Predicted 3D model of a 404-nucleotide RNA (Bacterial RNase P class A) from Chelativorans sp. YIM 93263. The model forms 94% of the base pairs in the Rfam consensus.
RNA sequence: CCAGCCGGUCGGACGGCCGCAUGCGCAAGCGCCGAAAGGUCGCGUGUGAGGAAAGUCCGGGCUCCACGGAAACACGGUGCCGGGUAACGCCCGGCGGGGGCAACCCCAGGGAAAGUGCCACAGAGAGAAGACCGCCGCGCCCUUUGGGCGCGGUAAGGGUGAAAGGGUGGAGUAAAAGCCCACCGCGCGCCCUGGUAACAGGCGCGGCACGGUAAACCCCACCGGGAGCAAAACCGAAUAGGAACGGUAGGAAGGCACUGCCUUCAGGGAGGUUUUCGGCCCACCGUUCGGGUAGGUUGCUUGAGGCCGGUGGCAACGCCGGUCCCAGAGGAAUGGCCGUCACGUCGCGCCUGCCGUGAGGCGGCGCGGCCAUACAGAACCCGGCUUACAGACCGGCUGGCAUU
Numbered sequence: 001c002c003a004g005c006c007g008g009u010c011g012g013a014c015g016g017c018c019g020c021a022u023g024c025g026c027a028a029g030c031g032c033c034g035a036a037a038g039g040u041c042g043c044g045u046g047u048g049a050g051g052a053a054a055g056u057c058c059g060g061g062c063u064c065c066a067c068g069g070a071a072a073c074a075c076g077g078u079g080c081c082g083g084g085u086a087a088c089g090c091c092c093g094g095c096g097g098g099g100g101c102a103a104c105c106c107c108a109g110g111g112a113a114a115g116u117g118c119c120a121c122a123g124a125g126a127g128a129a130g131a132c133c134g135c136c137g138c139g140c141c142c143u144u145u146g147g148g149c150g151c152g153g154u155a156a157g158g159g160u161g162a163a164a165g166g167g168u169g170g171a172g173u174a175a176a177a178g179c180c181c182a183c184c185g186c187g188c189g190c191c192c193u194g195g196u197a198a199c200a201g202g203c204g205c206g207g208c209a210c211g212g213u214a215a216a217c218c219c220c221a222c223c224g225g226g227a228g229c230a231a232a233a234c235c236g237a238a239u240a241g242g243a244a245c246g247g248u249a250g251g252a253a254g255g256c257a258c259u260g261c262c263u264u265c266a267g268g269g270a271g272g273u274u275u276u277c278g279g280c281c282c283a284c285c286g287u288u289c290g291g292g293u294a295g296g297u298u299g300c301u302u303g304a305g306g307c308c309g310g311u312g313g314c315a316a317c318g319c320c321g322g323u324c325c326c327a328g329a330g331g332a333a334u335g336g337c338c339g340u341c342a343c344g345u346c347g348c349g350c351c352u353g354c355c356g357u358g359a360g361g362c363g364g365c366g367c368g369g370c371c372a373u374a375c376a377g378a379a380c381c382c383g384g385c386u387u388a389c390a391g392a393c394c395g396g397c398u399g400g401c402a403u404u
Base pairs, nucleotide, nucleotide: 001400002399003398004397005396006395007394008393009392010391012341013340014339015338016337017336018335020048021047022046023045024044025043026042031040032039033038050375054386055385057384058383059382060381061380062228063227064226065225067278068277069276070275071274072273073272075224076223077222078221079220080094081093082092083091084090095109096107097106098105099104110219111218115217116216117213118212119211132158133157134154135153136152137151138150139149140148141147142146166184167183168182169181170180185208186206187205188204189203191202192201193200194199232298233297234296235295242289243288244287245286246285247284248283251265252264253263254262255261256260267282268281269280305324306323307322308321309320310319311318312317344370345369346368347367348366349365350364351363353362354361355360
């Protein structure tokens, strides 16, 4: 200097004038809107969209549900090991596999000997799966460096295919073949070594099998109530504690102040099903018709919070100390105007900078014009993942070239 990989930051700034929303304080408590509940109007001051606010894909906090605990099944999700976290399908670190010269990147990473299914077409043959072209031997015929037919042997070579009865080499053979041998691969084994473990290494036995596929069904291990801020709570107003049909149950005993109430047992019911335990209710389930639900307040932002320092850890992250309060709208606020600077872009000019034979390119400076920039806007909150993104900057690592 060139190419690549990983991580991080910003994604405009400053000033002035006017305007908007909200927290707090003061003032007012008159007025305005409203039937009411309640809201609003003035002054001052603090604050006021994102790294993704997007997707609604995961996990939770929180709220509600007479259902809750335990177990099983269904359904759904995850899938190597260890750690982090409130938790996760997330993050970190490893192992194994794959890609890349490497830095690094990717993996829907348990099981194919529990079973079922599938592997089109091509091909001789696709899993209790083979002989097309070939190679070799024998016989016959033609003929004579050979060819044809038949029989037998063969799967080393070629072909088909995404994939072909392990691979390389040797020995051996008529030609061949794990037929035999060495190494690799594969299967089994417990032993030995390292590691918390996944796993790795070593050793022994075996010529050695019935291939691949589970983001096919399935098996195994682990996890999982439902609904969700349109959850829910309160205030005010209004209405019809509605009607019809069908189904299940409405039983027994006892007591009392006796046409009623209470207790026990039984029966029935409840946001997957069943069993069991403990409670709650006396009703429940289904279909059709019909009435009210206009409004206001809370939920609503102090958090698994941000920043700084120290400390433990390879890291994710944890602990300790200090410091700060950084939106809460409710059809939805943060906008408009002016000026300057930065960034970017266009044109012109200069350069003793770099590359180039040259034309020219890159870079720097000056002047003028344009621009106000990419993806894109909270809506209960938080931790993630995924997707989109003009441009600028910082740090680290890998490879190549040149010089020293």

The sequence was found by an Rfam model in a public genome assembly. Rfam family: Bacterial RNase P class A. Gene Ontology terms of the family: tRNA processing, dimeric ribonuclease P complex and ribonuclease P activity. From the family's description: Ribonuclease P (RNase P) is a ubiquitous endoribonuclease, found in archaea, bacteria and eukarya as well as chloroplasts and mitochondria. Rfam classes the family as a ribozyme. Model confidence (mean pLDDT): 76 of 100.